Description: Large-subunit ribosomal RNA, domain VI from a Microgenomates group bacterium, 250 nucleotides, folded computationally. Its Rfam family is "Bacterial large subunit ribosomal RNA". Gene Ontology terms of the family: ribosome and structural constituent of ribosome. The source organism's lineage runs through Bacteria and Bacteria candidate phyla. Its mean pLDDT, the model's own confidence on a scale to 100, is 82. The RNAcentral record of the full RNA draws on ENA.

Context: one part of a larger RNA
RNA sequence: CGCAUUGAUUCUUGAGGGGACCCCUUUCUAGUACGAGAGGACCGAAAGUGGGGGAAUCCCUGGUGUACCAGUUGUCGUAAAACGGCAGCGCUGGGUAGCUAUAUUCCUACGUGAUAAGUACUGAAAGCAUCUCAAGUACGAAGCAUACCCCAAGAUAAGGAAUCUUUAACAUCCCCCAGGAGAUUACUGGGUGAUAGGCGAUAGAUGUAAGUGCUGUAAGGCAUUUAGUCAAGUCGUACUAAUGGAUAUA
Repeated sequence: CGCAUUGAUUCUUGAGGGGACCCCUUUCUAGUACGAGAGGACCGAAAGUGGGGGAAUCCCUGGUGUACCAGUUGUCGUAAAACGGCAGCGCUGGGUAGCUAUAUUCCUACGUGAUAAGUACUGAAAGCAUCUCAAGUACGAAGCAUACCCCAAGAUAAGGAAUCUUUAACAUCCCCCAGGAGAUUACUGGGUGAUAGGCGAUAGAUGUAAGUGCUGUAAGGCAUUUAGUCAAGUCGUACUAAUGGAUAUA
């Protein structure tokens, strides 16, 4: 821009497009058919904690977790202690949220139609025979079309339904606070309300802070103390920041 020269919201049909559709083992049939024996089926039925592929999710198991906690080395700052800087996050042991796989759950189903090679029926040309690039009829694949999952009316043949609004309704944009969203855009939430920060509580992490007291010659140890500290989690709370502007249309 178009789709109706009536606005808006929600739901939908599916032309068409994409994805997936894979393999194996075991049991029964059956130690049957077959075979002298050794051995050993087709067809059909069922199971799998199976392989490969795919999707979703972090409850479990792990990984990561450079603004979390603790320990510790050298050096610098400070009278000392505490604490801090630098050394790959200095190194080491753990680890929240998020992200994640090797973790967990599920799917890879039952069918239908038209066929290929092939197998046939009836049947002439050609009194027979013949499945037929004769008329007519049937069966028959992991393949094709459906079926399953996703997108989908710019499908210009532009589809359908419901609801709201009749002259303001539903709204939109800039800007601002943010995010399960994100390069930008877009999307989602909020702008006087729980959107973000702060504060309070709490889940969880680390593992018992500093100071003081006791004890030991001392390095240290014990008590106060399941302490102290804490990121992204959850709940609450307007204290701070979301100021303020613009706009069609029947």